[in-house]
The RNA shown here (TPP riboswitch aptamer (THI element)) has 114 nucleotides and comes from an Anaerolineae bacterium.

RNA sequence: UAGGAACGCUGGGGGAGCUGGGAGAGCCCGGCUGAGAGGGUGGCCCCUGAAUGCUACCGACCCCUUGAACCUGACCUGGAUAAUGCUAGCGUAGGGAAGCUCAUUACGUGCGCG
Numbered sequence: 001u002a003g004g005a006a007c008g009c010u011g012g013g014g015g016a017g018c019u020g021g022g023a024g025a026g027c028c029c030g031g032c033u034g035a036g037a038g039g040g041u042g043g044c045c046c047c048u049g050a051a052u053g054c055u056a057c058c059g060a061c062c063c064c065u066u067g068a069a070c071c072u073g074a075c076c077u078g079g080a081u082a083a084u085g086c087u088a089g090c091g092u093a094g095g096g097a098a099g100c101u102c103a104u105u106a107c108g109u110g111c112g113c114g
Stems, first nucleotide, its partner, number of pairs: 001106003008100003011064004017032006023052001026045001039058006070095003076089004
């Protein structure tokens, strides 16, 4: 200088669905799939209406180009289910977030010793 596993470091990306009962002001206990099904704090919004929502930061989890983590197509198509991205297709589709370190290997160079 070139290549480079694992681990690590730093940084980054992402989703949180379906459903039963209770409660009745922003809540509690369960079931299904899953790695994960919104855990903590704040802000916005809402104020008797059956609402129980949105969002920022932190946390858990997954993923970072060898990229089906995740998004779009999609209010898509087949199957299954109490129901649902539950499952398969779509899918060699279109997007999608990375640098460092480093065992070691090859080549080259410098210094020291013999």
It matches the Rfam family "TPP riboswitch aptamer (THI element)". The literature on the family includes a 2008 paper in J Am Chem Soc by Thore et al., "Structural basis of thiamine pyrophosphate analogues binding to the eukaryotic riboswitch".